[in-house]
RNA sequence: AGCGAAAAAGGCAAACCCGUCGCAAGGCGGGGGCGCAAAGCCAUGGGGCCCACGUGGUCCGCCAGGCUACCGAAC
Repeated sequence: AGCGAAAAAGGCAAACCCGUCGCAAGGCGGGGGCGCAAAGCCAUGGGGCCCACGUGGUCCGCCAGGCUACCGAAC
């Protein structure tokens, strides 16, 4: 460094509910935990979704890619 344990310390937070912004998809905050070793970040390619259908928007917890990161068993 790769890698990912019946390890340790932690972290994030699905569905759903409440509030709020938005035409909407969806975002944000609180509750809540399905899960996640990058479920941290990036909209770059593909893909899904929405719409006032445009040089539009949205989803990184869909796939791929890029950047960064805790720990240290086996290999």
Predicted 3D model of a 75-nucleotide RNA (c-di-GMP-I-GGC riboswitch aptamer) from an Acidimicrobiaceae bacterium. It matches the Rfam family "c-di-GMP-I-GGC riboswitch aptamer". Gene Ontology term of the family: cyclic-di-GMP binding. Model confidence (mean pLDDT): 90 of 100.